[in-house]
About this RNA
A computed fold for a 76-nucleotide RNA from a Thermoleophilia bacterium, annotated as transfer RNA. It matches the Rfam family "tRNA". Model confidence (mean pLDDT): 80 of 100. The organism belongs to Thermoleophilia, within Bacteria.

RNA sequence: GCCCUCGUAGCUCAGGGGAUAGAGCACAGCCCUCCGAAGGCUGGGGUCGCACGUUCAAAUCGUGCCGAGGGCAUCA
Numbered sequence: 001g002c003c004c005u006c007g008u009a010g011c012u013c014a015g016g017g018g019a020u021a022g023a024g025c026a027c028a029g030c031c032c033u034c035c036g037a038a039g040g041c042u043g044g045g046g047u048c049g050c051a052c053g054u055u056c057a058a059a060u061c062g063u064g065c066c067g068a069g070g071g072c073a074u075c076a
Base pairs, nucleotide, nucleotide: 001072002071003070004069005068006067007066010025011024012023013022018056027043028042029041030040031039049065050064051063052062053061
């Protein structure tokens, strides 16, 4: 330098054009308990990496850039 995969909640990840963006864990409150843990209920938390474009409509498609991982190549 070229190619591929990935980037969504604090963490691990779903979702692959159509409504309010979700799960598990974590966190907070309540119930339970003598107190905790476990269990049950409820809740908070998101510029979907950034920008531009396509579209009636973009987390989703295209381009560029940034970041992570991997492969290939070149040089000495």